Predicted 3D model of a 90-nucleotide RNA (c-di-GMP-I-GGC riboswitch aptamer) from a Gemmatimonadota bacterium.
Rfam family: c-di-GMP-I-GGC riboswitch aptamer. Rfam links the family to the GO term cyclic-di-GMP binding.
The sequence was found by an Rfam model in a public genome assembly.
The model forms 95% of the base pairs in the Rfam consensus.
[in-house]
RNA sequence: CACGAUAAAGGUAAACUCCGGGAAACCGGGGGGCACAAAGCUGCGGGUCUAAGGACAGAGGUCAUGUCUAUGACAGCCGGGCUGCCGAAG
Repeated sequence: CACGAUAAAGGUAAACUCCGGGAAACCGGGGGGCACAAAGCUGCGGGUCUAAGGACAGAGGUCAUGUCUAUGACAGCCGGGCUGCCGAAG
């Protein structure tokens, strides 16, 4: 150190489920535990998800419907940035 033990001490918590929030994606909390050495933080780049609102289509108009759209999300999708516990071998 850009390394990661069948080490030690701790940590996080997928699916599912219950309660709450949200239009939704999803989020918070309880149970749970698939996994994780940054599965700590950060939407900066890419990606993915959602579409309340907005725009558009048909229509005389409205509702409904459909299409597009992030200003909404995901850090446990891939990068970047910031920070950090422990310590053998090398």